This is a predicted structure of a 73-nucleotide RNA (transfer RNA) from Candidatus Hartigia pinicola. The coordinates come from a structure-prediction model, not an experiment, and the mean pLDDT is 80.
RNA sequence: GUCCCUUUAGUUAAAAAGGAAAUAACAAACCCCUCCUAAGGGUUAGUUGUAGGUUCGAUUCCUACAAGGGACA
Numbered sequence: 001g002u003c004c005c006u007u008u009a010g011u012u013a014a015a016a017a018g019g020a021a022a023u024a025a026c027a028a029a030c031c032c033c034u035c036c037u038a039a040g041g042g043u044u045a046g047u048u049g050u051a052g053g054u055u056c057g058a059u060u061c062c063u064a065c066a067a068g069g070g071a072c073a
Base pairs, nucleotide, nucleotide: 001072002071003070004069005068006067007066010026011025012024013023019056028044029043030042031041032040049065050064051063052062053061
């Protein structure tokens, strides 16, 4: 330099030929239980890397950028 892949909650992942209430586990907060703690049960909050575009509608499609990884030179 050319090309490819990944980026979703604090962490690890799921989702999809565009229709939506964004999902789970662990972690967090609160409550129950317990003499206390752990374990167990219940409830709650929190997320689509950034900026544009297409569309009635985008996590999903397109473009640029950023970060990480890889192949070739």
Rfam family: tRNA. By type it is a transfer RNA.